[in-house]
RNA sequence: GCCGACCAGGGCAAACCCGUCGCGAGACGGGGACGCAAAGCCACCGGUCUGGGGGUCCUUCCUCCAUGACAGCGGGGUUGCCGGCA
Numbered sequence: 001g002c003c004g005a006c007c008a009g010g011g012c013a014a015a016c017c018c019g020u021c022g023c024g025a026g027a028c029g030g031g032g033a034c035g036c037a038a039a040g041c042c043a044c045c046g047g048u049c050u051g052g053g054g055g056u057c058c059u060u061c062c063u064c065c066a067u068g069a070c071a072g073c074g075g076g077g078u079u080g081c082c083g084g085c086a
Stems, first nucleotide, its partner, number of pairs: 001085004011036002016031006034072001040078003044075003047070003050066006
């Protein structure tokens, strides 16, 4: 560096439920496991979503703002356990 989850030790934890916080998207803690080989970390690029302003051909779409959300949407950056190969 690449491949993997067979070995050892294990790790994380979707939906849902309860509590707290937030206008909200959601977050945190507990329970719980659908999954995950970076489901560790970072909003840099794209995307989705929320709140607010503006525009519009007005069931919509566009645009601006947010020390707004999502890292379990994709890409990228960065760090790293175990086994194998080089």
c-di-GMP-I-GGC riboswitch aptamer from a Chromatiales bacterium, 86 nucleotides, folded computationally. The sequence was found by an Rfam model in a public genome assembly. NCBI's taxonomy places the organism under Bacteria, Pseudomonadati, Pseudomonadota, Gammaproteobacteria, Chromatiales.